Record summary:
A computed fold for a 509-nucleotide part of an RNA from a soil metagenome, annotated as small-subunit ribosomal RNA, 5' domain. The coordinates come from a structure-prediction model, not an experiment, and the mean pLDDT is 82.

[in-house]
Context: one part of a larger RNA
RNA sequence: GGACGAACGCUGGCGGCGUGCUUAACACAUGCAAGUCAAGGGGGCCCAGCAAUGGGCAACCGGCGAACGGGUGCGUAACACGUGAGCAACCUACCGAACUGUGGGGGAUAGCCGGCCUAACGGCCGAGUAAUACCGCAUACGCUUUCAGUGAGGCAUUUCAUUGAAAGGAAACCUACGGGACAGAUCGAGGGGCUCGCGGCCUAUCAGCUAGUUGGCGAGGUAACGGCUCACCAAGGCGACGACGGGUAGCUGGUCUGAGAGGAUGGCCAGCCACAUUGGGACUGAGAUACGGCCCAGACUCCUACGGGAGGCAGCAGUGGGGAAUCUUGCGCAAUGGCCUAACGGCUGACGCAGCGACGCCGCGUGUGGGAUGAAGCUCUUCGGAGUGUAAACCACUGUUGCCCGGGACGAAUAGCUCGAAUUCUCGAGCCUGACGGUACCGGGUGAGGAAGCACCGGCUAACUCCGUGCCAGCAGCCGCGGUAAUACGGGGGGUGCGAGCGUUGUCC
Numbered sequence: 001g002g003a004c005g006a007a008c009g010c011u012g013g014c015g016g017c018g019u020g021c022u023u024a025a026c027a028c029a030u031g032c033a034a035g036u037c038a039a040g041g042g043g044g045c046c047c048a049g050c051a052a053u054g055g056g057c058a059a060c061c062g063g064c065g066a067a068c069g070g071g072u073g074c075g076u077a078a079c080a081c082g083u084g085a086g087c088a089a090c091c092u093a094c095c096g097a098a099c100u101g102u103g104g105g106g107g108a109u110a111g112c113c114g115g116c117c118u119a120a121c122g123g124c125c126g127a128g129u130a131a132u133a134c135c136g137c138a139u140a141c142g143c144u145u146u147c148a149g150u151g152a153g154g155c156a157u158u159u160c161a162u163u164g165a166a167a168g169g170a171a172a173c174c175u176a177c178g179g180g181a182c183a184g185a186u187c188g189a190g191g192g193g194c195u196c197g198c199g200g201c202c203u204a205u206c207a208g209c210u211a212g213u214u215g216g217c218g219a220g221g222u223a224a225c226g227g228c229u230c231a232c233c234a235a236g237g238c239g240a241c242g243a244c245g246g247g248u249a250g251c252u253g254g255u256c257u258g259a260g261a262g263g264a265u266g267g268c269c270a271g272c273c274a275c276a277u278u279g280g281g282a283c284u285g286a287g288a289u290a291c292g293g294c295c296c297a298g299a300c301u302c303c304u305a306c307g308g309g310a311g312g313c314a315g316c317a318g319u320g321g322g323g324a325a326u327c328u329u330g331c332g333c334a335a336u337g338g339c340c341u342a343a344c345g346g347c348u349g350a351c352g353c354a355g356c357g358a359c360g361c362c363g364c365g366u367g368u369g370g371g372a373u374g375a376a377g378c379u380c381u382u383c384g385g386a387g388u389g390u391a392a393a394c395c396a397c398u399g400u401u402g403c404c405c406g407g408g409a410c411g412a413a414u415a416g417c418u419c420g421a422a423u424u425c426u427c428g429a430g431c432c433u434g435a436c437g438g439u440a441c442c443g444g445g446u447g448a449g450g451a452a453g454c455a456c457c458g459g460c461u462a463a464c465u466c467c468g469u470g471c472c473a474g475c476a477g478c479c480g481c482g483g484u485a486a487u488a489c490g491g492g493g494g495g496u497g498c499g500a501g502c503g504u505u506g507u508c509c
Base pairs, nucleotide, nucleotide: 001509002508003507004506006505007504008503009502010501013364014363015362016361017360018359019357020356021322026320027319028318030317031316032315035064036063037062040061041060044057045056046055047054048053071275072274073273081199082198083197084196085195086194087193090192091191092190095188096187097186099184100183101182102181103137105135106134113126114125115124116123117122143168144167145166146165147164148163149162150161151160152159153158173180174179201247202246203245208238209237210236213235214234215233216232218230219229220228250272251271252270253269254265255264256263257262277298278297279296280295281294300311301310302309303308328354330353331352332351336350337348338347339346340345367397368396369395370394377388378387379386380385401450402446403445404444405443406442407441411436416431417430418429419428420427421426453498454497455496456495457494458479459478460477464493465492466491467490468489474481475480
């Protein structure tokens, strides 16, 4: 000098864009943050209706989602991350492309009804019912397993293509007739799993470490390879190119600095990882070893009729605590995106906005021109004067911004509705839909009116005098000032620098 998620002191007009618990991964009151589908199912309640029927609500069974999105950085020195390869050792719901199929049966169960227990949470018994819930059967182009054959390839266990045989394995229907859905198998896309090379902290006042340890045969397990697990066999494996131990730490794209090399750093944004009160466990599922799921144990909090129950903000707001220190218990799904749905639509503290904070960056303003007898005041003075100083007053203007009045958006049409065209996909026109917001912006009015401070002035370092004080009070980044004329302390005048900021402190280069 630059930089900062900063803090503190003094001061503070406006706007835009960003950004805001770095500490206690401390504890949390309250509200909200994941639902949706009635065109899968049978009932229930309400409304209209004489009825048929139509509409509404949404508990239950069922489907999809809830593994995304959002938060945090505890742990982790590790294939966690980055980068480059590999899988002849793998999985993949939804989506796209092309292929084949959806035949025929059965037994239950929730809801509902009846009865009962309980303070509550909740639970038990009986009767009985449906399905795109569940279970057999048929069929099998592909598919799986085994066996046999041919061809091509690979470093190999063997891989791929193809032929034949045997065994095994599917399905679900709804409809407003437009459509939607289901099963098997193939390819793709996107996503994931696993393996390896290389790379990136400190410590030797850690020198030896290791028994599933290292390898093999076999088996189990997994989507899959593998000591991943197990039985047996062998005695290996790692290490001064730093094993093992200890400390610290999420990693990266990047960010800051620097001419660069390098050094430091990883907040916001993006990718990956890990975690969800602490520890452990599995279930469901295409996918979790699951933040707002389940079970067990611990700590803590709450309710209780004392028998027993309930809970998990490192989601968004918000509270207490800790701290030098970090915001609103706001508005909206209008846009973008996500989930569900045939669609309309519903949900969405993701997100879009608004609020607070000079926390940062950027922009603008606090007037402009004229104006000397150089007014008054103040300061200094050699008492002549000098400085503040064109500064003010005064005159003439301007109208940024503020305030008032009027107009007033883009973001929004690709979805929906209507009309027209089109065999289908679809295309054209019109209408509807805005939280922000009567905001931005535009026009008019008003009137210099509402808007300047902070640090420094001994040298480094731009900027000097007077008074007070008297090694006192104090200053100080370093050198050093102060003991009676202090340009260094405190105040006044003047000056210098920066300016809605200026200084100080902390940290990095």